[in-house]
Molecule: RNase P RNA; transfer RNA
Organism: Gemmatimonadota bacterium
RNA sequence: CGGAGGGAGACCGAGGUCGCGGACCGGCCCCGGUGCCGAGAGGCGCCGGAGGCGCGGUUCGAGGAAAGUCCGGGCUGCACAGGGCACGGAGCCGGGGAACACCCGGGCGCCGCGAGGCGACGGCCAGUGCCACAGAGAGCAGACCGCCGACGGCGGCCGCGCGUCCCGCGACAGCGGGCGCCGGACGCACGGGCAAGGGUGAAAGGGUGGGGUAAGAGCCCACCGCGCUCGCCGGAAACGGCGGACGGCACGGCAAACCCCUCCGGAAGCAAGGCCAAAUAGGGAGCGAGCGGCGGCCCGCCGCGACGAGCUCCGGGUAGGCCGCGAGAGGCGCCGGGCGACCGGCGUCCCAGAGAGAUGACCUCCCCGGGCCCCGCCCGGGAACAGAACCCGGCUUACGACCCUCCGCCCG
RNA sequence: GCGCCCGUAGCUCAGUUGGAUAGAGCGCGUGCCUCCGGAGCACGAGGUCGCAGGUUCGAAUCCUGCCGGGCGCA
Numbered sequence: 001c002g003g004a005g006g007g008a009g010a011c012c013g014a015g016g017u018c019g020c021g022g023a024c025c026g027g028c029c030c031c032g033g034u035g036c037c038g039a040g041a042g043g044c045g046c047c048g049g050a051g052g053c054g055c056g057g058u059u060c061g062a063g064g065a066a067a068g069u070c071c072g073g074g075c076u077g078c079a080c081a082g083g084g085c086a087c088g089g090a091g092c093c094g095g096g097g098a099a100c101a102c103c104c105g106g107g108c109g110c111c112g113c114g115a116g117g118c119g120a121c122g123g124c125c126a127g128u129g130c131c132a133c134a135g136a137g138a139g140c141a142g143a144c145c146g147c148c149g150a151c152g153g154c155g156g157c158c159g160c161g162c163g164u165c166c167c168g169c170g171a172c173a174g175c176g177g178g179c180g181c182c183g184g185a186c187g188c189a190c191g192g193g194c195a196a197g198g199g200u201g202a203a204a205g206g207g208u209g210g211g212g213u214a215a216g217a218g219c220c221c222a223c224c225g226c227g228c229u230c231g232c233c234g235g236a237a238a239c240g241g242c243g244g245a246c247g248g249c250a251c252g253g254c255a256a257a258c259c260c261c262u263c264c265g266g267a268a269g270c271a272a273g274g275c276c277a278a279a280u281a282g283g284g285a286g287c288g289a290g291c292g293g294c295g296g297c298c299c300g301c302c303g304c305g306a307c308g309a310g311c312u313c314c315g316g317g318u319a320g321g322c323c324g325c326g327a328g329a330g331g332c333g334c335c336g337g338g339c340g341a342c343c344g345g346c347g348u349c350c351c352a353g354a355g356a357g358a359u360g361a362c363c364u365c366c367c368c369g370g371g372c373c374c375c376g377c378c379c380g381g382g383a384a385c386a387g388a389a390c391c392c393g394g395c396u397u398a399c400g401a402c403c404c405u406c407c408g409c410c411c412g
Numbered sequence: 413g414c415g416c417c418c419g420u421a422g423c424u425c426a427g428u429u430g431g432a433u434a435g436a437g438c439g440c441g442u443g444c445c446u447c448c449g450g451a452g453c454a455c456g457a458g459g460u461c462g463c464a465g466g467u468u469c470g471a472a473u474c475c476u477g478c479c480g481g482g483c484g485c486a
Stems, first nucleotide, its partner, number of pairs: 001408007009399001012400001013365006020061007027053003030049008063385001067396002070394005075269002078266001087265005092106005107121001108119004122260002127258002129254003144198002146194003151191002153188003157184003161181003165178005206224006225249001226247002229244006273323004283314005290304005330349008366382007413485007422438004431469001440456005462478005
């Protein structure tokens, strides 16, 4: 100087001025009610308001991820006798915790020389399905090369072997040849046997040695391994260790293939939900014969009106306003318990909150880097990722400088 | 807030009951044809299958987590 992983992220310069948002206090204006004074216009007060303010003061003002919205809860109203189906999720053991797919500790498996790291870690002897290409054969498989002459077949050879067979010679004793049968050794890999070795493949139905055999093979045996099962020991359990019996081995892989087993889950979401509540239209109840226009009044005219004008009241709901809404599974410190996650006790602190949504600018000093030969001056920087919106616990993802661990390169 | 879908060549799309060379049309390049261009014919180049990790003998396809884009409902 750089890389990887983790931690922490109030701790990352100090001060000042102005600006922005919330709360509280105050001020001014507005509205409603009301008291007193005044002939009146009005004046001086009090109470209330869900009103307004580019007004003043005090105080507070984003995060470790506020993000993704992937899990789990709180909260809220709705639904719900019980059971089942469907759907979704979880899936070694124990602990933590409100709960979890999270965390801690352990077991087992895999990777690594190791420190250590990772694990979606029930079940393919309930069923179904898939395993391309290559290969003989891909699932209770198969024989390409190879091995085998035991068995069948074929071939020639052999035999003081057998024959009521045939031919020849013949002295009627026999001899020679052929054919058939029987037997024997041999050859041939046609049938057949084998699966040890080779070869294919990601994967080919335990391994080593011996016996055995025609050759072989758990075919048999010993040891190792495996499955199933029993007992003892250790452990809270998962599980581990030891020993015995049985099975020659009946056990390929895939469930992040359908599926099966056990357990869990009511579905929705702060636009949840609650309260207050205009104007207009429409609804209901009561009274009810008038009401409106022609600039104030009367007459008159016109229009509407018992198919109910007009007035009063009620209820629903909309706009809008308020609550929900931040003292909480809360933060910090100390002590205690626990391997740890975490728990308990004591002390202390109050710490955003809205409405389409508030964080910025400047100045001085300080620090770092660069430029001009130096002084001095000038330029740049003092932070990355990123901005709460009902709240909380997790997970995941993003991140400059800082801290820790490990590693690489260069210089001394 | 809740739910769903998509991402494959420069562009528009196939391929998603896993199977090894990932295809098509348009576009692009070269050659032929033509006096030249277009059209036509022939050949060719061009792909992190959005990214990372996992399952598997094997992943565009299955699973998980991210990134980007779009849609619906209240």